[in-house]
RNA sequence: GCUGAUGUGGCGGAAUAGGCAGACGCAAGGGACUUAAAAUCCCUCGGGGGCAACUCCGUAUCGGUUCAAGUCCGAUCAUCAGCA
Numbered sequence: 001g002c003u004g005a006u007g008u009g010g011c012g013g014a015a016u017a018g019g020c021a022g023a024c025g026c027a028a029g030g031g032a033c034u035u036a037a038a039a040u041c042c043c044u045c046g047g048g049g050g051c052a053a054c055u056c057c058g059u060a061u062c063g064g065u066u067c068a069a070g071u072c073c074g075a076u077c078a079u080c081a082g083c084a
Base pairs, nucleotide, nucleotide: 001083002082003081004080005079006078007077010026011025012024019067028044029043030042031041032040046057047056048055049054060076061075062074063073064072
């Protein structure tokens, strides 16, 4: 230099003929149980605004296609693999 794969919460990792983003697990916070703890069980768990109902943004970055994009297309960045 060329080619290919991958990039989603704090971490791992789902969602693939385009249709509610974040299943499930770990970690974390609150509660129950306990003399206390561990274990177990229940709830919460991306960000902003709002008293609340609710609303806006968010899948590496920037664009494009589409009523609708994590998903399709282009460019770029990062990591890994192969070729030279």
The prediction has a mean pLDDT of 81. The RNA shown here (transfer RNA) has 84 nucleotides and comes from an uncultured Clostridia bacterium. It was read from a public genome assembly.